Context: one part of a larger RNA
RNA sequence: UGACGGGGGCCCGCACAAGCGGUGGAGUAUGUGGUUUAAUUCGAAGCAACGCGAAGAACCUUACCAGGGCUUGGCAUCCCGGUGACCGGACUAGAGAUAGUCCUUUUCCUUCGGGGACGCCGGUGACAGGUGGUGCAUGGUUGUCGUCAGCUCGUGUCGUGAGAUGUUGGGUUAAGUCCCGCAACGAGCGCAACCCCUAUUGUUAGUUGCUACGCAAGAGCACUCUAGCGAGACUGCCGUUGACAAAACGGAGGAAGGUGGGGACGACGUCAAAUCAUCAUGCCCCUUAUGUCCUGGGCUACACACGUACUACAAUGGCGGUUAACAGAGGGAAGCAAUACUGCGAGGCGGAGCAAACCCCUAAAAGCCGUCCCAGUUCGGAUUGCAGGCUGCAACUCGCCUGUAUGAAGUUGGAAUCGCUAGUAAUCGCGGAUCAGCAUGCCGCGGUGAAUACGUUCCCGGGCCUUGUACA
Numbered sequence: 001u002g003a004c005g006g007g008g009g010c011c012c013g014c015a016c017a018a019g020c021g022g023u024g025g026a027g028u029a030u031g032u033g034g035u036u037u038a039a040u041u042c043g044a045a046g047c048a049a050c051g052c053g054a055a056g057a058a059c060c061u062u063a064c065c066a067g068g069g070c071u072u073g074g075c076a077u078c079c080c081g082g083u084g085a086c087c088g089g090a091c092u093a094g095a096g097a098u099a100g101u102c103c104u105u106u107u108c109c110u111u112c113g114g115g116g117a118c119g120c121c122g123g124u125g126a127c128a129g130g131u132g133g134u135g136c137a138u139g140g141u142u143g144u145c146g147u148c149a150g151c152u153c154g155u156g157u158c159g160u161g162a163g164a165u166g167u168u169g170g171g172u173u174a175a176g177u178c179c180c181g182c183a184a185c186g187a188g189c190g191c192a193a194c195c196c197c198u199a200u201u202g203u204u205a206g207u208u209g210c211u212a213c214g215c216a217a218g219a220g221c222a223c224u225c226u227a228g229c230g231a232g233a234c235u236g237c238c239g240u241u242g243a244c245a246a247a248a249c250g251g252a253g254g255a256a257g258g259u260g261g262g263g264a265c266g267a268c269g270u271c272a273a274a275u276c277a278u279c280a281u282g283c284c285c286c287u288u289a290u291g292u293c294c295u296g297g298g299c300u301a302c303a304c305a306c307g308u309a310c311u312a313c314a315a316u317g318g319c320g321g322u323u324a325a326c327a328g329a330g331g332g333a334a335g336c337a338a339u340a341c342u343g344c345g346a347g348g349c350g351g352a353g354c355a356a357a358c359c360c361c362u363a364a365a366a367g368c369c370g371u372c373c374c375a376g377u378u379c380g381g382a383u384u385g386c387a388g389g390c391u392g393c394a395a396c397u398c399g400c401c402u403g404u405a406u407g408a409a410g411u412u413g414g415a416a417u418c419g420c421u422a423g424u425a426a427u428c429g430c431g432g433a434u435c436a437g438c439a440u441g442c443c444g445c446g447g448u449g450a451a452u453a454c455g456u457u458c459c460c461g462g463g464c465c466u467u468g469u470a471c472a
Stems, first nucleotide, its partner, number of pairs: 001472002003469003007466007015456002019420005026311008034302002042053002064297007073127001077126002079123006088103006107116003129286002132284003138280002140275003143271001145269001150189006156165003169180003195263004200231007209221003213218001234257001237251005313413001317372006330361003335354002341348002379410001384405007426448007
């Protein structure tokens, strides 16, 4: 100087408390451990691994296993020889890779000797190739403490020196934010602001948007809206408190008030944190294999254990009917698909319109009426049988959906534990990426819409000052 203390002081955070809803019990989905296996590819490991890499494993992916093949190789550059095409199509053998046969196709210059470009076949070796090892050799990227308020430097001063001072103190703030004081005076990286969205309004512009014109057409641009430029919030004004300061509290005006709400943004550093399997890369290793092609299997196994979710256990509910119910944000051409027709339904048929403020995908909870009467039920839907649909060469291992029948556990969950302070929690549906098909996951969107916070003694984490130390 740090670090640590079941030392002290001050302060903060959904940290506790006050509340609301969960997890832990059930079934299922998914990830992990373990076990099994020919293989169940690899990585991630307290918080900060475990619906994580994976924004989507039937083949492919795929890295794993079994079997069948290749060896200058699927890919790059160079050399030699042969050949003239390449592309496309058919047939045979085979699980396919592959091998063979056939059809079609025939480059440029030329002194006619040959040469060039491009491709194919064969050969030679230099080499290719490696999701092989090392994240404790690395770059890059990322997590975390933590959006915590800190981390430092120049000059000066003090100290033999390590270092100190500044950065401590009195107030204040979300903040090393600001004020005052002070052997310090200044400065940098952080804080804040500048950026984006949102809440109000003015103005400009009105098509595909809107409608005071009864409808259509037309017309118009007031309103809604769209998207550019402005205005607006600054403790600016008033009062009280305060050191006459910074500021705090109350008020006015205002759409909004003291950072208005949300996002992007992450200082010096810590954890030899994560990643050699995104990529790049040193060194080591493999080179008829640790490379590469193919078929099939596996990553989907199952006495068990854990994490994260979904669905429930019901009456604030289930079921049936009814009403023109009412969104936002997105997506759409190998696409989104309407009105009709058809099927109980998944779906089929068909193809109006739309490269979309134009057309399409496109709401549910809510409201109203009826029924059920507290039961393992008209709750709950697992599991299984049968019959179908869709995608796709192909749904056996191993996809999703529909109808019908079946109708398991489950009556609110032990110790323990998690999230959340407002348009939040809870609840309801919708969209998108990935994607042929396949979310209860992820990322977004809107609808309905609470309760509680006395307070900081305690638990956890953090900041500043101080004290002890046999630690560095």